[in-house]
Molecule: small-subunit ribosomal RNA
Organism: uncultured bacterium
RNA sequence: AAUCAACGCUGGCGGCGUGCCUAACACAUGCAAGUCGAACGCGAAGACCCCGCAAGGGGUUGGUAGCGUGGCAAACGGGUGAGUAACGCGUGGGCGACCUACCUUCGAGUGGGGGAUAACCUUCCGAAAGGAGGGCUAAUACCGCAUGACAUCCCGUGUUUGGAUACACGGAGAUCAAAGCCGGGGAUCGCAAGACCUGGCGCUUGAAGAGGGGCCCGCGUCCGAUUAGCUAGUUGGCGUGGUAACGGCUCACCAAGGCUCCGAUCGGUAUCCGGCCUGAGAGGGCGGACGGACACACUGGAACUGAGACACGGUCCAGACUCCUACGGGAGGCAGCAGUGGGGAAUUGUUCGCAAUGGGCGCAAGCCUGACGACGCAACGCCGCGUGGAGGAUGAAGACCUUCGGGUCGUAAACUCCUUUCGACCGAGAUGAAAAGGCGCCGACCUAACACGUUGGUGUCCUGACAGUAUCGAGGGAAGCAGCCCCGGCUAACUCCGUGCCAGCAGCCGCGGUAAUACGGGGGGGGCAAGCGUUGUUCGGAAUUACUGGGCGUAAAGGGUUUGUAGGUGGCCGGCUAAGUCAGACGUGAAAUCCCUCAGCUUAACUGGGGAACUGCGUCUGGGACUGGUCGGCUUGUGGGUCGGAGAGGAACGCGGAAUUCCAGGUGUAGCGGUGAAAUGCGUAGAUAUCUGGAGGAACACCGGUGGCGAAGGCGGCGUUCUGGACGGCAUCUGACACUGAGAAACGAAAGCCAGGGGAGCAAACGGGAUUAGAUACCCCGGUAGUCCUGGCCCUAAACGAUGAAUGCUUGGUGUGCGGGUAUCGAUCCCUGCCGUGCCGAAGUUAACGCAUUAAGCAUUCCGCCCGGGGAGUACGGUCGCAAGGCUGAAACUCAAAGGAAUUGACGGGGGCCCGCACAAGCGGUGGAGCAUGUGGUUCAAUUCGACGCAACGCGAAGAACCUUACCUGGGCUCGAAAUACAGAUGACCAUCGGCGAAAGUCGACUUCCGCAAGGACAUCUGCAUAGGUGCUGCAUGGCUGUCGUCAGCUCGUGUCGUGAGAUGUUGGGUUAGGUCCCGCAACGAGCGCAACCCUUGUUUCCUGUUGCCAUCGGGUAAUGCCGGGCACUCUGGAGAGACUGCCGGUGACAAACCGGAGGAAGGUGGGGAUGACGUCAAGUCAUCAUGCCCUUUAUGCCUUGGGCUACACACGUGUUACAAUGGCUAGGACAAUGUGAUGCAAGACCGCGAGGUGGAGCGAAUCACCAAGCCUAGUCUCAGUUCGGAUUGCAGGCUGCAACUUGCCUGCAUGAAGUCGGAAUCGCUAGUAAAUGCCGAUCAGCACGCGGCAUUGAAUACGUUCCCGGGCCUUGUACACACCGCCCGUCACGUCAUGGAAGCUGGUCAAGCCCGAAAUCGGUGCGCCAACCUUAUGGGAGGCAGCCGCCUAAGGCAGGGUCGGUGACUGGGACG
Repeated sequence: AAUCAACGCUGGCGGCGUGCCUAACACAUGCAAGUCGAACGCGAAGACCCCGCAAGGGGUUGGUAGCGUGGCAAACGGGUGAGUAACGCGUGGGCGACCUACCUUCGAGUGGGGGAUAACCUUCCGAAAGGAGGGCUAAUACCGCAUGACAUCCCGUGUUUGGAUACACGGAGAUCAAAGCCGGGGAUCGCAAGACCUGGCGCUUGAAGAGGGGCCCGCGUCCGAUUAGCUAGUUGGCGUGGUAACGGCUCACCAAGGCUCCGAUCGGUAUCCGGCCUGAGAGGGCGGACGGACACACUGGAACUGAGACACGGUCCAGACUCCUACGGGAGGCAGCAGUGGGGAAUUGUUCGCAAUGGGCGCAAGCCUGACGACGCAACGCCGCGUGGAGGAUGAAGACCUUCGGGUCGUAAACUCCUUUCGACCGAGAUGAAAAGGCGCCGACCUAACACGUUGGUGUCCUGACAGUAUCGAGGGAAGCAGCCCCGGCUAACUCCGUGCCAGCAGCCGCGGUAAUACGGGGGGGGCAAGCGUUGUUCGGAAUUACUGGGCGUAAAGGGUUUGUAGGUGGCCGGCUAAGUCAGACGUGAAAUCCCUCAGCUUAACUGGGGAACUGCGUCUGGGACUGGUCGGCUUGUGGGUCGGAGAGGAACGCGGAAUUCCAGGUGUAGCGGUGAAAUGCGUAGAUAUCUGGAGGAACACCGGUGGCGAAGGCGGCGUUCUGGACGGCAUCUGACACUGAGAAACGAAAGCCAGGGGAGCAAACGGGAUUAGAUACCCCGGUAGUCCUGGCCCUAAACGAUGAAUGCUUGGUGUGCGGGUAUCGAUCCCUGCCGUGCCGAAGUUAACGCAUUAAGCAUUCCGCCCGGGGAGUACGGUCGCAAGGCUGAAACUCAAAGGAAUUGACGGGGGCCCGCACAAGCGGUGGAGCAUGUGGUUCAAUUCGACGCAACGCGAAGAACCUUACCUGGGCUCGAAAUACAGAUGACCAUCGGCGAAAGUCGACUUCCGCAAGGACAUCUGCAUAGGUGCUGCAUGGCUGUCGUCAGCUCGUGUCGUGAGAUGUUGGGUUAGGUCCCGCAACGAGCGCAACCCUUGUUUCCUGUUGCCAUCGGGUAAUGCCGGGCACUCUGGAGAGACUGCCGGUGACAAACCGGAGGAAGGUGGGGAUGACGUCAAGUCAUCAUGCCCUUUAUGCCUUGGGCUACACACGUGUUACAAUGGCUAGGACAAUGUGAUGCAAGACCGCGAGGUGGAGCGAAUCACCAAGCCUAGUCUCAGUUCGGAUUGCAGGCUGCAACUUGCCUGCAUGAAGUCGGAAUCGCUAGUAAAUGCCGAUCAGCACGCGGCAUUGAAUACGUUCCCGGGCCUUGUACACACCGCCCGUCACGUCAUGGAAGCUGGUCAAGCCCGAAAUCGGUGCGCCAACCUUAUGGGAGGCAGCCGCCUAAGGCAGGGUCGGUGACUGGGACG
């Protein structure tokens, strides 16, 4: 785009079309084929009238209705598409092999007779349908006779022709016709009828035409080869029969043919065409309506009648089905029009009319006509029209959205003006009708005729189903008339709410798990519109079967290779030809359709006229380039000849040496062998090792080479014989002999099979040993088939260059094998050409990779093969094979991909380079014990919550007895504990006092201020907005933080390269802590990071000089910078200096830089800190804070009592104290820094064993206080569960605090647990570091083994980068990309689905055999029967009929078979989950 459509929602009108695609299933009822009285016979009932008393009779209707004989029609028209793959259809031809009623033209004729019969009457049988007998009768019914040709048969001659059976002429015979009917008529004849004349319609015979049909032929006409052979009347001949006619159409005989890979036969499917749909076309699909042809008429068979049928509304038979029946028998055939049932997703009225068109009959009038014309139903399709038009902003109301300002629906509505199609109602009202015919008039023809008849003209009359329809008019009034689908992308159109991987959507991709433009609804928008969507189907897009117009190295796809048959294709020159090809003419290509144009319906759809076209086929003529054919020639393609060299080419036979193994012997002794390490194994019965000799089999080191040969597989010691191919030289022969190659044939690695040999080594299977979680493996020790030979099979490989063969053409460079030429004594040099074999690369090509004279380039020829992945190279069938198996080779079902090449990452038990307390080297710990603390788990009314590898777990928490507090229990409050606004009311509220109470709270008492006033302030109450929430979501967020990681990286602009993703820069050579710097480079620059700038510390200068300091001077003390004084020093804290690879030497590339040195307090970043790129982890936090959405509102908010966060079989993390002598205890003694202090730090003194108390000097602090330990000296302990260790517990105390029970810290006395250095494993640290030691601070009433700082004492070690972990750069592989915590394979288990096999069961179909055999034709017979003709006449004959028989045969039966289905216990694999 289309549709014979259907379904869903919706539905105003008209025109024109279309309407059982399924069950060729079954059908009730009505109608669909009759007509002719001008062919013929018979002939009512009823009614009316008359006669009659009545019975009855007569007349009219009326020779009407009806019945029958006869003629014509019924073979057309109408329906359907079952069958048919066929001369069925289409197209073009042929009939020298034919027929044709009615119609037209032409010729001739139409004479004379005869016998029947239906209807009818009557008798009988039968339920009926129907039938039988007897009697009468007519014809255009039937039958003889006459006549008869140019008819038919026979013979001859001629003509056309390829051919005579054709035509023409001639001849003798034979055979065969007919029917009447209806009009008119003046004479003549006749009693009349009529004869007779005339006209018309018929009839017979012949010739021709038109139209129709029959037969034959060329070409075209679906799928399957998993159908390859088919055929006995089969193919042909002679003859017979038959037909309208040719013909094996039929039969007898003879011959053995005929068809087929250019697809026979078989199977499946199917009416064919004009045309219709689609498409740019070529094509593809379809064959409904209309038109042509064919076939069929319940199924099968058969003939009759007829011009025509083997007959839809005829006959006979058989079968199935239905109906009637008196059970004896009968009837029927909607695939005609309506209609019914059924089937189905689905397809209409049991209408009107012959008015028109057409058909049948008829002289005609006319009759018949479900053909047809109309109407009806159905949006089923196409076309047209309408549902209003113009104005109209306060942008109304309402709805929706909102950033709350507003925006949108929206000029839309309202409102004003206007119009009135369509519909409804009222009125008028067609075209289609003109012929035929009747009547009148006027001609013409016919005729003896003015009758009649025929014909022409003219006037008039008659005829409409549709239909009171189309159309027109009037009135009135915007009045009665819009839906459907869609809005994530493709694809035009966006928001809110609801829902929460639910419900649902979905054409593909895919949406939905709490902010869904994708589900459902609302608003808005987009599209189409009386329709809109969905589904089905076809074509297109699809160059996705590629003729036009594709491919095959790696995406699917080159046959394993060669020879060669058919076929296809084929070099140069010339002649002839004309099959192909080209041109012209003619015929045909039906009409309709399509196209153009004109015209008719108001337009269009629709319809009519004209034209063009119908790309095809046929005939004739012409042309002769090309292809073909044929003839002749040529040499370049091909092949041969001759000469030559190269080679693992092949086959057979023979020979050789090295090595392994075995055997025998010698020497010799304890191991050998094997592995990552071992063991099995061999060996004291003498191995391994070594020497000598022998046996046997297999393979041929070095040469040896991207070297050679071969078609491929493949071929490797040497020699001989036989043999194939390629190459070169000569230019000697042939003369296109060529290329390819479906089938076919041959060859075809390894493994495997059969038979017979052989068997050294190796070695599937197998045994043993190891390894391992296991190890049916990898490793080791053994070892059989096999490997080898001969003969025969198998026939497959990643049989690969993943690249078919052949020919020609197209820039180059460089190797190598073989040959040739020149030169030379010779040869490697040199030159040129050819045949092989490699590499690199131009153009070109390719998706890229790559290929590139050995093409994957440019062309030609031929073959093979491909068409998404899986199922599957499977199943079935066939064929080959001994088997294994090979070749050929599907489908159902399933998926939305499978795949190629390249890119960026990530990853690798890949590679290279390099870093880091990463390892190593060291020191000290953890893991074991007790305790502290956090977590898990468990428990509980609650044990609030968060954090979970590193990067949660002494974490949030710098400090839970109440508070904190978020949890639990109980008691209370409800505008609320705190905040804001408004309205109303009140004058209270607070504080204080009292009652109740655990408190909170509640109840009561008491009770305003400013202002003259209006009013205001304050507070409470009520109401309304709101508050409140540590309630949820860190996966809606902001902010902040952790981590990789202080790792050296992460990017951009422009340019360049690439089809592109991307690359380059950023890679490379050096160097660095560093993408730090230098050099190089299709790159040149730049940004964020690094570094530096900042703080601190180390040296120094200047300044400063108290509260710090005290060298000098003075004073004073028991002593002390205590005092005067001073500011030198230390120090305080400000400003500077200093370090930059600056200098020297060496290395390096004249670089960057590195190494060493000097100087210096400090040297190559001096030490430490702050500082954290692009990003990653949906990392952490809604419980710091902020915040969207959701939830809650007498509670999830707020207040309060008490409890809990402190529980305790257990597990883990982090710490602390120890296990002791480098130590414990006792005594004595000397040193520090950071800090902190008024609700505070607190000295000296006194009391207490002590915690502490009393008391309070001093100090808001460089002034006073807190304030050291380890260490040192002396003594003691002497290796033990101790004078170690201090848990636990008891008693007695201290301090803080409203309060230490749950549940604080400290002290004294007593008690004195585990623990004797810690398994696997694991952590920190590279110098003022580790380790050890104490001090201070935050939090804090109190509570520190935690945390953050401070100083004191103060080490060891680093060879080095193999390994573990983490990281950086380059490179490589990849089937990974939520990226190796990836991806992914197979079994098993469960569910669902389709399918193969299967003992069987069951159905369809086909062919052949046999049996039986209806009806009918034909033939035979015909003793029964018969009107026409003949006759010699009761009869006979000719002829015929019944009956019977035969041939043939439908249906049926019997038995076996082929083929295709269905089903089937069980079973095989497959797909999906």